[in-house]
Context: one part of a larger RNA
């Protein structure tokens, strides 16, 4: 390289945006690069084939013919592909009206609950575990009531539910603002799919600067347990959860399942939309679109399983894999305050 794969065996970049490239909808008309066909030159010999023929036969050697990819040069074809112009409208976009959402961003605001901290009852114990102790408390605690502060989080509703590209989003109310679906079929006329480089978001935890800290709480004290316990339980607890700005760039960033498009049994169950049928009443029933689940033909698959949300059937593109370990490390290179990411071997070795 030809092949072969990536849902769990090695293998889908976390996720979107898009630049180069790669491929792309019907139709008619041109062109003639590609693509085909022909003629002619060119493709030295010698070698391959085919036929004579020469050494006692082969090997080997002679002699003839024929073929021969490639490429030049002219002449044709024109379906496919390009490319040139016209055109449609099924793909894509916009318009118009409707609609559901924890979808971003900002202020503002509310209750319950912990904690503290004043004061009132009240008096000896709480706490805490399987059981203890360490801690708290007669300087009045644990319990209760009544008043103030403080940060965090937001029970029910709440669901197999919704939104979003991932990550992720939940009190309530305002303002700003991105995306989706639905119907009408009125516009634009392929404007389209992917996407190497590129850019731009990205859970936690770290990191800087400067707030803020009620619980939780690594680090650590302490107290059990235990052979011993740098653990699991217990009492304490600091960073750090929390803001605002800046920086990391990372996860079982999981459907372990790229992204688009077409086709291919159903059943059920939910969430948005529109229509129909229909009533007091969107109360049920039909269809029909867009969406989450469930089972489940066909057919896939080593099975488990998956099955119109495919991992079936098929095209386009991109991404990654090629025996275990060394090793996702060394060295370089680029990022970064840093902690460290990212591309990423090799010698040995089984």
């Nucleotide at each position: 390289u030809u092949g072969g794969g990536c849902g769990u065996a090695g293998a889908g970049c976390g996720c979107u945006c898009g630049u180069a490239g790669g491929c792309g909808g019907a139709c008619c008309a041109g062109u003639a690069g590609g693509u085909c066909g022909a003629a002619c030159g060119u493709u030295a010999a010698a070698g391959a084939c085919u036929c004579c023929g020469g050494c006692u036969c082969a090997a080997c050697c002679g002699g003839a013919g024929g073929a021969g990819a490639g490429u030049g040069u002219u002449c044709g074809a024109a379906a496919c592909c390009g490319c040139u112009g016209a055109u449609c409208u099924a793909g894509a976009g916009a318009a118009u009206g409707g609609u559901a959402g924890a979808g971003g961003c900002a202020g503002a605001u509310g209750g319950a609950a912990u904690u503290c901290u004043c004061g009132g009852u009240g008096u000896a114990g709480g706490g805490g575990u399987a059981a203890u102790a360490u801690c708290c408390g007669u300087a009045g605690a644990u319990a209760u009531c009544g008043a103030g502060a403080a940060g965090a989080a937001c029970a029910c509703c709440a669901a197999a539910g919704g939104c979003g590209a991932a990550g992720g989003c939940a009190g309530u109310c305002u303002g700003c603002u991105g995306g989706g679906c639905c119907a009408u079929u009125u516009c634009u006329g392929a404007c389209g799919c992917u996407a190497a480089g590129g850019a731009g978001c990205g859970a936690a935890a770290g990191c800087g600067u400067g707030g803020g800290g009620a619980g939780c709480g690594a680090a650590c004290g302490g107290g059990a347990u235990u052979a011993g316990a740098u653990a699991c339980c217990c009492c304490g607890g600091u960073a750090g959860u929390c803001c605002a700005c800046g920086c990391u760039g990372u996860a079982a960033a999981c459907g372990a399942u790229g992204g688009a498009u077409a086709c291919u049994a159903g059943g059920c169950a939910u969430u948005g939309g529109u229509g129909g049928c229909a009533u007091c009443g969107g109360u049920c029933c039909c269809c029909u679109c867009a969406g989450u689940g469930c089972c489940g033909u066909a057919g896939c698959u080593a099975a488990c399983g998956c099955g119109u949300u495919a991992a079936g059937u098929a095209u386009c593109c991109c991404g990654c894999c090629u025996g275990g370990g060394g090793a996702g490390u060394a060295c370089g290179g680029c990022c970064g305050c840093a902690a460290g990411g990212u591309u990423a071997a090799a010698a040995c070795u089984c």
This is a predicted structure of a 350-nucleotide part of an RNA (small-subunit ribosomal RNA, central domain) from a Patescibacteria group bacterium. Rfam family: Bacterial small subunit ribosomal RNA. Its mean pLDDT, the model's own confidence on a scale to 100, is 88. The source organism's lineage runs through Bacteria and Bacteria candidate phyla.